[in-house]
Context: one part of a larger RNA
RNA sequence: CCUCUGUUAAGGAACUCGGCAAAUUAACCCCGUAACUUAGGGAGAAGGGGUGCCCCGUUAUUGUGAAGGUUAUUAACAACUGGAGCGAGAGUGGGUUGCAAUAACCAGGCCCAAGCGACUGUUUAUCAAAAACACAGGUCUCUGCGAAAGCGCAAGCUGAAGUAUAGGGGCUGACGCCUGCCCGGUGCUGGAAGGUUAAGGGGAGAAGUUAGCGCAAGCGAAGCUUUAAACCGAAGCCCCAGUAAACGGCGGCCGUAACUAUAACGGUCCUAAGGUAGCGAAAUUCCUUGUCGGGUAAGUUCCGACCUGCACGAAUGGCGUAACGACUUGGGCACUGUCUCAACAGAGGGCUCG
Repeated sequence: CCUCUGUUAAGGAACUCGGCAAAUUAACCCCGUAACUUAGGGAGAAGGGGUGCCCCGUUAUUGUGAAGGUUAUUAACAACUGGAGCGAGAGUGGGUUGCAAUAACCAGGCCCAAGCGACUGUUUAUCAAAAACACAGGUCUCUGCGAAAGCGCAAGCUGAAGUAUAGGGGCUGACGCCUGCCCGGUGCUGGAAGGUUAAGGGGAGAAGUUAGCGCAAGCGAAGCUUUAAACCGAAGCCCCAGUAAACGGCGGCCGUAACUAUAACGGUCCUAAGGUAGCGAAAUUCCUUGUCGGGUAAGUUCCGACCUGCACGAAUGGCGUAACGACUUGGGCACUGUCUCAACAGAGGGCUCG
């Protein structure tokens, strides 16, 4: 010097990103216990008091319950009476010892406010336990059973020895109050009049070849071969509707009221429709430490408001919400070597000598 441990004057978070770590609290009994609440909780809320030994004491009370009795009867069962024996055992009062009586060990620190997630659960074996995942509940959609969906080349299997109160998939995520407008684009569902459209069908026409004809140039039947136009051809797409708890989207400029300011109001352009309720400097606010209020002597954090929402917003759910949380943020009480500021001690190392 290091590791682990113990104690500490006065102060008591001044430490620090942050009370990290440590300390405090602690068992049992009694008293007592707020807001809020889904009436269950919250709650061990908080906050107080008691605890040894001796006497009263074979205590009060209490558990079990024998003998015996009655029902004519020895048995059995039931009820009543009875109370031996064996246990349990406060509380009040008095006395008494110690610094201290759950004397050691073991054994919640607590409260207030806010955010997120309802909750118990699950997770990155080995840097993340969470606000992430799941969840009950909600909703949409597919599926009529040889179901849909999935695995497999197939046979076959799962689904399911189930049958729409069932099964698969997507989104949301207890509960409460709710969930607005847009179907123009994309998707899905339905429609079938018209347009477009493949293979296939179809075969007009054309070309090659040559029996024949011709003096020749050339013409050229049938057959064979090659090519091939109309025309008939589904779904799909175009098209027409529906559908947003489908993917998604939810405006701009100008003017106007008898101080000023602001604009209930008006004009105009564009759109499929122009953001409703609720919330709002928010896990979202750039400017920003916005402004005001609270808390502090002093507060970029925190809480309550305001609304100028760069760039909240309604199941990619909105806003609340009791309970819950090794979650996140702010504050307070208690407590402390975290600190002012360090000291001493114990154990084990390191180091030196042997």